[in-house]
Molecule: SAM riboswitch aptamer (S box leader)
Organism: Anaerolineaceae bacterium UBA4775
């Protein structure tokens, strides 16, 4: 770099530094000079891997390797479910976009390349 699998409505902030954008992309909506994002220190959350208990475990414990600590992955993006039109048709087009389902994209872990 890329592939596979699992998970993503829970949870967890203080200080220092620094000085303008930040929340991946696009639209929305938020955060930010009352100092954000980032970085450092300390603290914390969680339990994917790991270690231990166990005959064994999808159970329990520990926290060594990661990860995480505004907002549901902040919400949506594509498709279907709904409505209308055309059509021989299981096809095509348009509307709504509240809710649900699936997907895409992204993030994290584990394994492979």
């Nucleotide at each position: 770099u890329u592939c596979u699998c699992a998970u993503c409505g829970a949870g967890a902030g203080a200080g220092g530094u620094g000085g303008a954008g930040g929340g991946a992309c696009c639209g929305g909506c938020c955060c930010g000079u009352u100092g954000a994002u980032g970085c450092c220190u300390c603290g914390g959350c969680a339990a994917c891997c790991g270690c231990g208990u166990u005959c064994a475990u999808c159970a329990c414990g520990c926290u060594g390797g990661u990860g995480c600590c505004a907002a549901a992955u902040c919400c949506g993006g594509c498709a279907g479910a709904c409505c209308c039109c055309c059509u021989u048709g299981u096809g095509g087009g348009g509307g709504a976009g509240u809710u649900c389902u699936g997907g895409a994209a992204g993030a994290u872990g584990a394994g492979g390349u």